[in-house]
Context: one part of a larger RNA
RNA sequence: UCCGGCGAGUUACGCUUACUGGCGAGGUUAAGGACUUAAGGUCCGGAGCCGAAGGGAAACCAAGUCUUAAUAGGGCGAUAAUAGUCAGUAGGAGUAGACCCGAAACCGGGUGAUCUAUCCAUGUCCAGGUUGAAGAUGCCGUAAAAGGCGUUGGAGGACCGAACCCACAUCCGUUGAAAAGGGUGGGGAUGAGGUGUGGAUAGGGGAGAAAUUCCAAUCGAACCCGGAGAUAGCUGGUUCUCCUCGAAAUAGCUUUAGGGCUAGCCUCGUUUUAGUCUUGUGGAGGUAGAGCACUGAAUUUCCGCGGGGGCGUCAAAGCUUACCAAAGAAUAUCAAACUCCGAAUGCCAUUAAGAUGAUGAACGGGAGUCAGACUGUACGAGAUAAGUUGGACAGUCAAAAGGGAAAGAGCCCAGACCACCAGCUAAGGUCCCAAAGUGUGUGUUAAGUGGAAAAGGAUGUGGGGAUUCAAAGACAACUAGGAUGUUGGCUCAGAAGCAGCCAUACAUUCAAAGAGUGCGUAACAGCUCACUAGUCGAGAGUCCCUGCGCCGAAAAUGUCCGGGGCUAAAACACAACACCGAAGCUGUGGAAUCAUACUUGUAUGAUUGGUAGAGGAGCAUUCUUAAGACCGACGAAGCUGUACCGAUAAGGAGCAGUGGAGGGAUAAGAAGAGAGAAUGCCGGA
Numbered sequence: 001u002c003c004g005g006c007g008a009g010u011u012a013c014g015c016u017u018a019c020u021g022g023c024g025a026g027g028u029u030a031a032g033g034a035c036u037u038a039a040g041g042u043c044c045g046g047a048g049c050c051g052a053a054g055g056g057a058a059a060c061c062a063a064g065u066c067u068u069a070a071u072a073g074g075g076c077g078a079u080a081a082u083a084g085u086c087a088g089u090a091g092g093a094g095u096a097g098a099c100c101c102g103a104a105a106c107c108g109g110g111u112g113a114u115c116u117a118u119c120c121a122u123g124u125c126c127a128g129g130u131u132g133a134a135g136a137u138g139c140c141g142u143a144a145a146a147g148g149c150g151u152u153g154g155a156g157g158a159c160c161g162a163a164c165c166c167a168c169a170u171c172c173g174u175u176g177a178a179a180a181g182g183g184u185g186g187g188g189a190u191g192a193g194g195u196g197u198g199g200a201u202a203g204g205g206g207a208g209a210a211a212u213u214c215c216a217a218u219c220g221a222a223c224c225c226g227g228a229g230a231u232a233g234c235u236g237g238u239u240c241u242c243c244u245c246g247a248a249a250u251a252g253c254u255u256u257a258g259g260g261c262u263a264g265c266c267u268c269g270u271u272u273u274a275g276u277c278u279u280g281u282g283g284a285g286g287u288a289g290a291g292c293a294c295u296g297a298a299u300u301u302c303c304g305c306g307g308g309g310g311c312g313u314c315a316a317a318g319c320u321u322a323c324c325a326a327a328g329a330a331u332a333u334c335a336a337a338c339u340c341c342g343a344a345u346g347c348c349a350u351u352a353a354g355a356u357g358a359u360g361a362a363c364g365g366g367a368g369u370c371a372g373a374c375u376g377u378a379c380g381a382g383a384u385a386a387g388u389u390g391g392a393c394a395g396u397c398a399a400a401a402g403g404g405a406a407a408g409a410g411c412c413c414a415g416a417c418c419a420c421c422a423g424c425u426a427a428g429g430u431c432c433c434a435a436a437g438u439g440u441g442u443g444u445u446a447a448g449u450g451g452a453a454a455a456g457g458a459u460g461u462g463g464g465g466a467u468u469c470a471a472a473g474a475c476a477a478c479u480a481g482g483a484u485g486u487u488g489g490c491u492c493a494g495a496a497g498c499a500g501c502c503a504u505a506c507a508u509u510c511a512a513a514g515a516g517u518g519c520g521u522a523a524c525a526g527c528u529c530a531c532u533a534g535u536c537g538a539g540a541g542u543c544c545c546u547g548c549g550c551c552g553a554a555a556a557u558g559u560c561c562g563g564g565g566c567u568a569a570a571a572c573a574c575a576a577c578a579c580c581g582a583a584g585c586u587g588u589g590g591a592a593u594c595a596u597a598c599u600u601g602u603a604u605g606a607u608u609g610g611u612a613g614a615g616g617a618g619c620a621u622u623c624u625u626a627a628g629a630c631c632g633a634c635g636a637a638g639c640u641g642u643a644c645c646g647a648u649a650a651g652g653a654g655c656a657g658u659g660g661a662g663g664g665a666u667a668a669g670a671a672g673a674g675a676g677a678a679u680g681c682c683g684g685a
Stems, first nucleotide, its partner, number of pairs: 001685006011096003015092009026050003032044004054061002064076004099237002102234001106227006117201009126191001128160003131156001135152006164188003168185005203219001205215003212221001240618006250263005264369002266366007275356005280350004289341001290339002295335003300330003306324002308321004372397006379390003402413003417590004422586003428580003431564003437577001440575005450566001456551002460548010477535005483508003488502003514529001518527002591608008619674001621671006630663002638658005644652002
């Protein structure tokens, strides 16, 4: 991992709702007893319970009663109407383990110190080598000492190092040779040493040279049995089929936030008669927008209350000001918590008209839901960040398959009852992959733009507009001129058009020529330009709006069209046409549900995606009842094969083989009643 078997809403009691049945103003027996059977049962038994009467806290009274001083008023009842009760079945809640499995823990009683910790008693072990304390003694020394030297001696939590003990480093091992080891080194090795045997201390305790360390591979509280099926708002699992309807992820409260209760939304039943939408009409309102009349914010100018500075002889008056500046005036702005104004939508009501047709409401039974997600729109938070977060409105997903978007829960189209080798369309497409136009018409783009991106930049190119010059010859090019006073004045070493300053509407000759546009020189020179003439002969220049393009453009697996490939497109824009394209719609056939009609089994119409969940109808398994029909050695069950039956399924037959003794239609009843999942349990491969 697979296969087989087992494996989870049960049972009892009382309550409640519905249905079925008995009896009915009544209904019903319990314990017990009698009879009887193989097991069931039948008959007594009215004690009790529920109902038929209520009101009051109660005494109590009673179709009334309570409150009260009350005969008042009021509350709850009665009167009309009237139905209950006992069983069974189904749903639900309650009490019980209460659908199943699952803790860590808590408590009680016991078992453990053969491991290990400490202690007690009694034994035992420590190769070899080294050092050489005290003391003693001899000599020297001293007045005597002290002291010195030699010898002796053999101390030490002394030294080196085996056994023994430990476990510091590193390598290996890490489904190991080993649930702690092996290799190489290392530390202690006469001591607070190692070790044998016997004994002591016990779990809310012991022991501890102290680490939450050890107490039998178990230790922040051992192990075993019991309370015990502890509890688990948590996780996992929960077994056949078909049909009808079909949610929620919200509000309020919650030691509440991943739980719950009530409401909302779903379903089933009963009763009832409303409901929804559009138009019209009548309302409330302060959003979008707008505005500055209020509250605030903010800008410029004028005026200048007041303040600051200067002058003024201390002080003052006074004068003054390129300072600040209230109020006011003019101009022009901003606001979720501003409003002199003010929509569209939405909301409420209503009669009238129209549409729809059971969609509304009440009561009763049963739920599930309380983590929502994305997209669009208007907002808050955030950084006008997030596949972010919070509400609002709508859609989809959730619980929705199909077609499109290459591929994709939430985007676009569209809601799958079943069958069909029939048709038409939606979104999206029509060169090939790949169904359908290498379609038509007019333009654009040259960037593979299309087929990723900004500020900014640019004689890309198309369209439109405005304006200037131009056959009295424009623009560009070429030829020629571009002069004189003068080297203007000043400055300066120099300054001559061209370092700088001043003047520059200086003047002359001219077709024209600046007291000079740029290069250049030390300064000149030189080359140019403006300006003019000629040659030439038709458009030239500038600005604005707009379509499509260009640059800006660097990233990590593999190139930004799904690919091939595409340029009068297979790109883009506009226009008209044709076709393809879905489980949409239609056609044909069939099924089911609901409604309506009557001819009562037909017709017509509508409907039939679905998670949680509600409701309905069935299939299969085991056993029982019908002293059962029936089948069975001429072969039961089981197993294997199979093309049969069912209108759909769970399913059911027939036949053949195998097997070798039971099976069982039908009608009911009762359940140990259906397996794929639980890191399920047991067995096997």

RNAcentral holds the full RNA, with entries from ENA. A computed fold for a 685-nucleotide part of an RNA from Thermoguttaceae bacterium LCP21S3_D4, annotated as large-subunit ribosomal RNA, domain II.